Predicted 3D model of a 119-nucleotide RNA (FMN riboswitch aptamer (RFN element)). It matches the Rfam family "FMN riboswitch aptamer (RFN element)". From the family's description: The RFN element is a highly conserved domain that is found frequently in the 5'-untranslated regions of prokaryotic mRNAs that encode for flavin mononucleotide (FMN) biosynthesis and transport proteins. The prediction has a mean pLDDT of 82.
[in-house]
Parts: sequence; C1' cells; structure tokens
RNA sequence: CAAAUCCUUUGGGACAUGGUGAAAUUCCAGACCGGCGGUGAAAGUCCGCGAACGCCAAAAGGCGCCGAGCAGGUGAGAUUCCUGCACCGACGGUAAAGUCCGGAUGAGAAAAGGUUGCA
Repeated sequence: CAAAUCCUUUGGGACAUGGUGAAAUUCCAGACCGGCGGUGAAAGUCCGCGAACGCCAAAAGGCGCCGAGCAGGUGAGAUUCCUGCACCGACGGUAAAGUCCGGAUGAGAAAAGGUUGCA
C1' cells in the first nucleotide's frame, strides 16, 4: 500500500395559522419534511440499496413487490446548481394521517473508528 476477518459506535425528518364538525395535527385552506451509496457538479422525483408490505418456512432465511419532474438559465460538464411551476410518500389504530399514537429501547442500507491474520 492492497484485499479480507472480526469487534465497537453512529445510523429519519416534518401540520405553524385558520375553516367545518359532537369528534379531525386524519377532511378543507394552508404549512412543513426528505434515510444510504453512486453519478463529469451538490439529487425525496436519474441509477441502485435499505426499511415497510406480500407469499413461503418451525426457525435461520428465501422469493416477490417497491412512489414521484418537467420547462428555462449558467457551464467544458448538472433530470443534482439557479429560476419557475409541479409531483411523491408502507402497515395497524383513530373522523379518512408522508407529519399523531403503535409494532420500534426493534430492524437496517451504510458511515466512522479499532482489532487480528495473510500476501
């Protein structure tokens, strides 16, 4: 220096202000939020991953599924920056929920640090 083993830690945010109603942070007006890696340049909407969800299994785990962006501008280069206007968001509970409560003091992409052995 390169590749690998193992350990530890970290590892998701958000309804202000109003309206209707017996009741809604769930409806209506409006507000607000954006996991991880990659990408000629910074991404919720490009490519991929995780979580959630479904099926199978005694379990470990396997398989499946997996939302949404255009136009203009700058530039060598941007669906990532700037301007404008849009759009998306598991399951259970409850007056119908991306934002409340719950599974979850869980799981986890991954990041950082450390250990060990080999070449």